[in-house]
RNA sequence: CUAGAUCGCAAGAUGGUUGCUCUAGCCGUAAGGCUAAGAGAGGAAAGUCCGGACAGCAUAGAGCAGGACGGUUGCUAACGGCAACCGCGGGUGACCGUAGGGAAAGUGCCACAGAAACGAAACCGCCGUCGGCUUGCCGAUGGCAAGGGUGAAACGAGUGCGGUAAGAGCGCACAGCCGACCCGGGUGACCGGGAAGGGAGGUAAACCCCGUCUGCUGCAAGGCUGCUCAAACACCCCGCAAGGGUGGUGGCUCGCCAGUUUGAGCGUAUGUGCCGCUUGAGGCUUGCGGCAACGCAAGUCCCAGAUAGAUGACCAUCCCGCAAGCUGAGCCCUCGGGCUCGUUUGUGUGACAGAAUCCGGCUUACCAGCGGUCUAGCACC
Repeated sequence: CUAGAUCGCAAGAUGGUUGCUCUAGCCGUAAGGCUAAGAGAGGAAAGUCCGGACAGCAUAGAGCAGGACGGUUGCUAACGGCAACCGCGGGUGACCGUAGGGAAAGUGCCACAGAAACGAAACCGCCGUCGGCUUGCCGAUGGCAAGGGUGAAACGAGUGCGGUAAGAGCGCACAGCCGACCCGGGUGACCGGGAAGGGAGGUAAACCCCGUCUGCUGCAAGGCUGCUCAAACACCCCGCAAGGGUGGUGGCUCGCCAGUUUGAGCGUAUGUGCCGCUUGAGGCUUGCGGCAACGCAAGUCCCAGAUAGAUGACCAUCCCGCAAGCUGAGCCCUCGGGCUCGUUUGUGUGACAGAAUCCGGCUUACCAGCGGUCUAGCACC
């Protein structure tokens, strides 16, 4: 320099004019008004896909069913997330991908092609017997599964020797795979080695088996929403009781819980008021521990709370992008041109997108950029 890999940063800036929400202060009985006052969207606020906090229903309990997940060790409030490592696959490499328990319990399935897709079977082929003749072919019958062909996959362990009419793990020797066993290493997944014996298609994001986790509903949760007195049914219903029934209960069974209506008075924001609502597994800086995810300690800061939904609009300058041009500069060059920079004019008002109970993740969207580290190749010192 070229081509890549990976991890981050940032998400236009400044000023002016004029609006909006909240807070503070002042004025006002109140509605509200005023201020050189302060604060006011994101990395994804999104999709609402996981996990929690919080709230209600028993302080959420038991069993079954159902659902989710699936290498190991750790992190975490928790997770289906994250980190490191292991196995497998891809890449020359940096690195990337991985839904990665079980097919030695059972069942199912394996398109098209093909004789045959796991029951067994045989298209070409090889061989025996019999028959025919044109004497190396045809027909009949039986044996084989080595070779060819089909296919993603062919009965399922390759090579050699033996064996046979021809063949075949049919037998033997050596080599390969898997599980279990032994030895060594590792916390572990796993890795290295080993005598003898055993096994053999694939598929579990097919049923299924094994292990772990799992109650439901969601801030439109939930609270203010009640209190007192009187009456009725009669303390949900039946029953003296035991027990049974109904509802809460939103899969089923058990368990647990159970007053309703009417009238009067007080209170009253009920077309949407107030609380929940934003101080939180919180942010920033430094130090320490850890490979890392992350944890601990100290210091410091308060950083949107709208409710039909505020955070906007316009102007100027600069920045950036795009388009066109320049007797502009430099580099490459196949001499047609290309690239970079500078400059002028015009143009875009400047990517994706916008809080709605709050956090931790995942996924998706994103114009044009900037930086760190690393890899491969080439050139030079």

The RNA shown here (Bacterial RNase P class A) has 381 nucleotides. Its Rfam family is "Bacterial RNase P class A". Rfam links the family to the GO terms dimeric ribonuclease P complex, ribonuclease P activity and tRNA processing. By type it is a ribozyme. The coordinates come from a structure-prediction model, not an experiment, and the mean pLDDT is 75. The model forms 97% of the base pairs in the Rfam consensus. The sequence was found by an Rfam model in a public genome assembly.